Notes: Predicted 3D model of a 501-nucleotide part of an RNA (small-subunit ribosomal RNA, 5' domain) from an uncultured bacterium.
Context: one part of a larger RNA
RNA sequence: ACGAACGCUGGCGGCGUGCUUAACACAUGCAAGUCGAACGAGGCAGCGGCCUUCGGGCCGUUGUCGAGUGGCGAACGGGUGAGUAACACGUGAGGAACCUGCCCCGGAGACCGGGAUAACCAGGGGAAACUCUGGCUAAUACCGAAUGCCCCCGGAUGGUCGCAUGGCCAACCGAGGAAACGCUCCGGUGCUCCGGGAGGGCCUCGCGGCCUAUCAGCUUGUUGGUGGGGUAACGGCCUACCAAGGCAGCGACGGGUAGCUGGUCUGAGAGGACGAUCAGCCACACUGGGACUGAGACACGGCCCAGACUCCUACGGGAGGCAGCAGUGGGGAAUAUUGCGCAAUGGGCGAAAGCCUGACGCAGCAACGCCGCGUGGGGGAUGAAGGCCUUCGGGUUGUAAACCCCUUUCAGCAGGGACGAAAAUGACGGUACCUGCAGAAGAAGCCCCGGCCAACUACGUGCCAGCAGCCGCGGUAACACGUAGGGGGCAAGCGUUGUCC
Numbered sequence: 001a002c003g004a005a006c007g008c009u010g011g012c013g014g015c016g017u018g019c020u021u022a023a024c025a026c027a028u029g030c031a032a033g034u035c036g037a038a039c040g041a042g043g044c045a046g047c048g049g050c051c052u053u054c055g056g057g058c059c060g061u062u063g064u065c066g067a068g069u070g071g072c073g074a075a076c077g078g079g080u081g082a083g084u085a086a087c088a089c090g091u092g093a094g095g096a097a098c099c100u101g102c103c104c105c106g107g108a109g110a111c112c113g114g115g116a117u118a119a120c121c122a123g124g125g126g127a128a129a130c131u132c133u134g135g136c137u138a139a140u141a142c143c144g145a146a147u148g149c150c151c152c153c154g155g156a157u158g159g160u161c162g163c164a165u166g167g168c169c170a171a172c173c174g175a176g177g178a179a180a181c182g183c184u185c186c187g188g189u190g191c192u193c194c195g196g197g198a199g200g201g202c203c204u205c206g207c208g209g210c211c212u213a214u215c216a217g218c219u220u221g222u223u224g225g226u227g228g229g230g231u232a233a234c235g236g237c238c239u240a241c242c243a244a245g246g247c248a249g250c251g252a253c254g255g256g257u258a259g260c261u262g263g264u265c266u267g268a269g270a271g272g273a274c275g276a277u278c279a280g281c282c283a284c285a286c287u288g289g290g291a292c293u294g295a296g297a298c299a300c301g302g303c304c305c306a307g308a309c310u311c312c313u314a315c316g317g318g319a320g321g322c323a324g325c326a327g328u329g330g331g332g333a334a335u336a337u338u339g340c341g342c343a344a345u346g347g348g349c350g351a352a353a354g355c356c357u358g359a360c361g362c363a364g365c366a367a368c369g370c371c372g373c374g375u376g377g378g379g380g381a382u383g384a385a386g387g388c389c390u391u392c393g394g395g396u397u398g399u400a401a402a403c404c405c406c407u408u409u410c411a412g413c414a415g416g417g418a419c420g421a422a423a424a425u426g427a428c429g430g431u432a433c434c435u436g437c438a439g440a441a442g443a444a445g446c447c448c449c450g451g452c453c454a455a456c457u458a459c460g461u462g463c464c465a466g467c468a469g470c471c472g473c474g475g476u477a478a479c480a481c482g483u484a485g486g487g488g489g490c491a492a493g494c495g496u497u498g499u500c501c
Base pairs, nucleotide, nucleotide: 001499002498004497005496006495007494008493011373012372013371014370015369016368017366018365019331024329025328026327028326029325030324033072034071035070038069039068042065043064044063045062046061047060048059049058050057051056079284080283081282089208090207091206092205093204094203095202098201099200100199103197104196105195106194107193108192109191112144113143114142120135121134122133123132124131125130150177151176153174154173155172157170158169159168160167161166182189183188210256211255212254217247218246219245222244223243224242225241226240227239228238229237259281260280261279262278263274264273265272266271286307287306288305289304290303309320310319311318312317337363339362340361341360345359346357347356348355349354376406377405378404379403386397387396388395389394410442412437413436414435415434416433420428445490446489447488448487449486450471451470452469456485457484458483459482460481466473467472
C1' cells in the first nucleotide's frame, strides 16, 4: 500500500469501490428496435354519401392499431480475459498497394419499359416447431433497354514528377457502366454517377516491453522466381512448375507463464512490483469449424454443420446458449437488489410528434476504502463511596464521578423546500438545504504493557496450562502464561493473516 479476508466492536454523512475462485451450469423477467411522409391489404373509431328486409351493407375521407413487403439500425453501446510471446500492444514511419454507409463541400443528371412476389384467398401435411401446392396484388423491392458531365478497361501519343515497381495531366480511338421525378402537411426530403473532405478501417516496416540452454539446431509452402487464381489491396495468401534456399549463440526451434498500454503502488531517485475501478487497443461469446447478408461481421442476445450438455415430444421430430442487468445453484476465506426512471447525458429509427435504450442517471445492500463529524463544554476536593495496591502511615483510580451552570453539531420530531430544465417535461425526492422544538439527552471500542517498542503491580498457575514476529518466557515470589487494578497506543474502528515496494 490493498478490489482484500478473518476475530472483536460499531453512531452519522459525502465520494468511491464491490466474484481476484468455476471462460462452472443456469429457472424467471428485462437488455434493439424504429419508420404508415416507401408499399399493398386488414381491424377499430369519427364524419359524409348511397342502399336498406332497419339487423345492417357498400363507397369516400380522417385518425389510430397491427402482421407482411421495403428502408435504416441491429458490426454501436454493454460483458469477459479463456486464448495470444504475436506487428497482439506501445511508439514512430510508409501505402505510387487499399476500402469507407450515414455526415459536409463541389460538379453532372434522373428518359422508356417489363415480369414477379409476400401479405391475402383456397386447399393440404404436422403433436409441435413449422411447412407445401394453387390463385390475386403494390412499391423508394427486382429486371431489361436508353443517355454519359464523368468513371472503369484496352490501344497508341505528348508533357511532367518520383526512392524502385511507377505516379499525375492533356487530347484521340474502341468496349462497358446510373437513377425513385419517388414521397410530401408543398416548406422540403429522398435517388444516381463523379471529384474532394472529415471521421473510421485495412496492410507493411524500424524500435521497445516475461522466464527457461536441464530446449541447440529448426524449416518443404519451407526461402526465392515464373504463370495463373483470389482480395478493397500488397503478399506463399492459394495453386502448378522451376531453383535450393530461409532462420539460429545479437538465442532460432521447443517448453513455461501472460491480454498490451495510459497508468497504479512503492521509492530521495535509479529501480522494483502490479495492470481492479476509469480511458485506448486487442481477443473471445457453450466447444470446434464454416460461410451468408452487408459500407462494415466471419457477427454475444444472426444462419449452417459437428460435439458435449439441458429441455419439450403424440417418439416421427423439435428447442436452447447470462463472459448484458438483476437473480439461482455450485466453487470459495470472500464480493450486492430478480429496485426506480428515461427527468438529464448519449445512442438507434423517424420530417416530426415520438418510440426503444438493465448504455446511462439514481436509489438499495456492505466500515470494503478514503475523507469529514459526533459520542458534550465550563466549574467542581470533605480529593466521597467503591475497586486495586500498601511498609497500614497512606498511595492510586481522580476533576474522574456526584453536584452546579451551559450548549445542541449529528441523530429525532414538525414546517418550508430547491438547483440539476431551454416553453413543457425531475426517477432521484418531500432528498439536499433552511427554520423551529425537546433533551446531555440516542452514540466506544480494540490491541498492547520482558527487550526490539510507548506503557507495572497484585493474585492464580508451577516446564502444567499456556505465550511467541525474533531473542525467548513458564520446573513456587513469572513486569513474558491466566485474571484484576493501573498504564500506553490508535479510535468507529482496532488487531490478525495474505501479497507487493